[in-house]
RNA sequence: CUUACGCUUAGGGGCGAGGUGCGAUUCCUUACCGACGGUAUAGUCCGUGAAGCCGAUAAGGCCCGAUUGGGUGAAAUUCCCAAACCGACAGUAUAGUCUGGAUGAAAUAAGCGUAUG
Repeated sequence: CUUACGCUUAGGGGCGAGGUGCGAUUCCUUACCGACGGUAUAGUCCGUGAAGCCGAUAAGGCCCGAUUGGGUGAAAUUCCCAAACCGACAGUAUAGUCUGGAUGAAAUAAGCGUAUG
C1' cells in the first nucleotide's frame, strides 16, 4: 500500500427592517441560507443522504425541488459578469429560515485494531 472485518470520532445553514392585522419570524415588500461523493471550484449537471409512503421496527422498494444568457479557457450548466429559480413532514394566521420528531438517523470524512497479499 491492497482487500475483508471490527471499533472510535466528526458529520446542515438561514427572518434583520418595513407594511396589513385581534393575532403572522407563516401573508405582502425587502433580507438571508445552501449536507455528502464525482467532475475545472456546483443549492439548480450525474449520483448519495435526510423527510414521506409500502413493508414488520428489518432487508428491500416507491417517491424525491430548481438555470438561463454572455465572457475567459485545452477543459467550467462548477470560475467571472448579468438576470432567474428551488426548498419534506407535523404544529401554529398560510413557514426553506420558528417550534417539534431530533441529545435521533445518515450519505460521507478522518483515524485505530486484526487478518490478508

The prediction has a mean pLDDT of 86. The RNA shown here (FMN riboswitch aptamer (RFN element)) has 117 nucleotides. The model forms 100% of the base pairs in the Rfam consensus.